[in-house]
Record summary: RNAcentral holds the full RNA, with entries from ENA, Greengenes and SILVA. The part of an RNA shown here (small-subunit ribosomal RNA, 5' domain) has 510 nucleotides and comes from an uncultured bacterium. It matches the Rfam family "Bacterial small subunit ribosomal RNA". Gene Ontology terms of the family: structural constituent of ribosome and ribosome.

Context: one part of a larger RNA
């Protein structure tokens, strides 16, 4: 120096930081939802119009408005945010180019457009089956869901041409084939969506060159291997795959293979070169019970989506189901060890959404831990030639010692008691309403030395020395070594040193 640990002690605040072990199992809540201004429709509330009954102002049904909730159908989101470090010696990562081989939803600019039909299907309704999780089958109905045709500013192919261009590329022309939409809200105006194409920013795929541990008691590896044509297959190159040819590729400048490890900005140390290291904060990679897959989509081969196998756990009417906390809290287990089943979305962001607003265990805050750095306080002056007591004593005396009492002071700290934020920006019906932290910080007044000192150590390195006990015993101990009858080195006791809310030990690395 540390993500510490252990042992004795602890008074306070501020900033940080806390499962290094078993990527071992996980009860319980929560962590991704949102939009009725896309759409039918249920529910209920209110007005309000028609029937019925009749106690004449209640009841009950049927429609219209308005609202408010809701389960489905449909858009976005869920690929972001949060975790961990298994794997991984690699184009994973970092630097450095490429990309004439590519992709980007949302969002900014710009170009043009948005016509005419159509068929369905869930909710719902019967009806059935199932212990349950779920399911069939028939029937009815909508859309910003789906489907056909128009139109094509553009695109895309294809064929012909001119220019740039080393290149599969860019820009420009002809002429064919093909290829698009959606509506909602408002009185309106116009807003928010939609559709294609171009441009940008932001993000990302791939390629290259150089860097990256340790082993030679691992010397030879390799048949999709290495190259080529041709296709497939991808947003794109490539043997990525495959079919044919060819027989090549690497390798002591360490191939293969075996430990071990995530990578980098950083981090400790050091005068520096260098050595170690990768908590926490930032940027990349990888993985979500193991193993595999591929759908959805701008975008995964998706931590809390899907299918399959496993193991493992729970329920089950035994047929057959559910489940993944390496998310935040917690819990059992390993362990020398490591918090709270805590508030709030007031801020900062993120998803929706016209907006209100919703949801955010991100994030902001608050608990525990001297776990680590700062910072602070345990009081200040005065006070004897020095009480009591202790301890030594050569018995005169020394030492503790101005140290206590006494005296006078101050109030940081605590106690009490009043006042009391910034953090706010926004939203609104324009009146006003919004802060979780927290009655916190912070200010004022009372009160009183009041409520606050250990530890580790004195042989020499190494700052500090007597006394008794024991007698090679007991025991010390970092390395020399102490102890066998005066031990400054064990043990007590007294003095004394060093640090100080810490001081020792023990690990580890410089």
């Nucleotide at each position: 120096a540390u993500g510490a640990a252990c042992g004795c002690u602890g008074g306070c605040g501020g900033u940080g930081u806390g499962u290094c072990u078993a990527a071992g199992g996980c009860a319980u809540g929560c962590a991704a939802g949102u939009c009725g201004a896309a759409c039918g429709g249920a529910u209920c509330a209110u007005a309000u119009g028609g029937g019925u009954g009749c106690u004449u102002g209640c009841a009950u049904u049927c429609g219209u408005a308005u609202g408010a909730u809701c389960a489905g159908u449909g858009g976005c989101a869920a690929a972001c945010g949060g975790g961990a470090g298994a794997g991984u010696a690699a184009c994973a990562c970092a630097u450095u180019g490429g990309u004439a081989a590519c992709c980007u939803a949302c969002c900014u600019c710009g170009a043009a457009g948005a016509c005419c039909g159509g068929g369905a299907u869930a909710a719902c309704c019967a009806a059935c089956c199932g212990a349950a999780a779920g399911g069939u089958u028939g029937g009815c109905u909508a859309a910003u869901a789906c489907c056909g045709g128009a139109u094509g500013u553009g695109c895309u192919c294809g064929u012909c041409c001119c220019g740039c261009a080393a290149a599969a590329g860019c820009g420009g022309g002809a002429c064919g084939c093909g290829u698009a939409a959606a509506g909602c809200c408002g009185a309106a105006a116009g807003g928010c969506a939609c559709u294609u194409c171009g441009a940008g920013a932001g993000g990302g795929g791939c390629c290259u060159a150089u860097g990256c541990u340790c082993u030679a008691u691992c010397a030879g590896c390799u048949c999709g291997u290495u190259g080529g044509c041709g296709g497939g297959g991808u947003a794109a190159u490539g043997g990525c795959c495959c079919a044919c040819c060819a027989a090549g590729g690497c390798u002591a400048c360490g191939a293969c293979g075996g430990a071990u490890a995530c990578c980098g900005g950083g981090u400790g140390u050091g005068a520096g070169a260098g050595c170690a290291u990768g908590a926490c904060c930032c940027g990349g990679c990888u993985c979500a019970u193991u193993g595999g897959a591929a759908c959805u989509g701008a975008g995964a081969u998706a931590c809390u989506g899907u299918c399959c196998a496993a193991a493992c756990a729970c329920c089950u009417a035994c047929g057959g189901g559910u489940g993944g906390c390496u998310g935040c809290a917690g819990u059992c287990a390993a362990g020398a060890a490591u918090a709270u089943u805590c508030c709030a979305c007031a801020a900062u962001g993120g998803g929706g959404g016209a907006a209100a607003c919703c949801c955010u265990g991100a994030u902001g805050g608050a608990g525990c831990g001297a776990c680590a750095c700062c910072g602070c306080g345990u009081g200040c002056a005065g006070g004897a030639a020095g009480a009591a007591g202790g301890c030594c004593c050569u018995a005169g005396g020394g030492u503790c010692g101005u140290a206590a009492a006494c005296u006078g002071c101050u109030u940081u700290u605590a106690u009490u008691u009043g006042g009391g934020a910034c953090g706010a920006a926004g939203c609104u019906u324009c009146g006003g309403c919004u802060g979780a932290c927290g009655g916190u910080a912070c200010c004022a007044a009372a009160u009183g030395a009041a409520u606050a000192a250990g530890a580790g150590g004195u042989u020499g390195c190494u700052a500090a020395c007597u006394c008794u006990g024991u007698g090679c015993c007991a025991g010390c101990a970092g390395c020399a070594g102490c102890g066998g009858u005066a031990a400054u080195a064990c043990a007590g006791a007294g003095a004394c040193c060093u640090c100080a809310a810490g001081c020792g030990u023990u690990a580890u690395c410089c």